This is a predicted structure of a 72-nucleotide RNA (transfer RNA) from a Candidatus Moraniibacteriota bacterium. Its mean pLDDT, the model's own confidence on a scale to 100, is 84. It matches the Rfam family "tRNA". Rfam classes the family as a transfer RNA. About the family: Transfer RNA (tRNA) molecules are approximately 80 nucleotides in length.

RNA sequence: GGCCUCAUCGUCUAGCGGCUAGGACAUCAGGUUCUCAUCCUGAAAACAGGGGUCCGAUUCCCCUUGAGGCUA
Numbered sequence: 001g002g003c004c005u006c007a008u009c010g011u012c013u014a015g016c017g018g019c020u021a022g023g024a025c026a027u028c029a030g031g032u033u034c035u036c037a038u039c040c041u042g043a044a045a046a047c048a049g050g051g052g053u054c055c056g057a058u059u060c061c062c063c064u065u066g067a068g069g070c071u072a
Base pairs, nucleotide, nucleotide: 001071002070003069004068005067006066007065010025011024012023013022018055027043028042029041030040031039048064049063050062051061052060
């Protein structure tokens, strides 16, 4: 240099065109407990950036950025 894959809450991940963007762990608040832990309830928290297609994009296409792999 060429080709391929990936990028979603703090972390891991689901989502394959119309979702209130879901779950687990973690965090915070409340309940329970003499206290802690466990357990129960609730809350906050995310689509890498730009452009395009489409009535409508996290999802499809292009570019950029970053990560990984193969190859000369």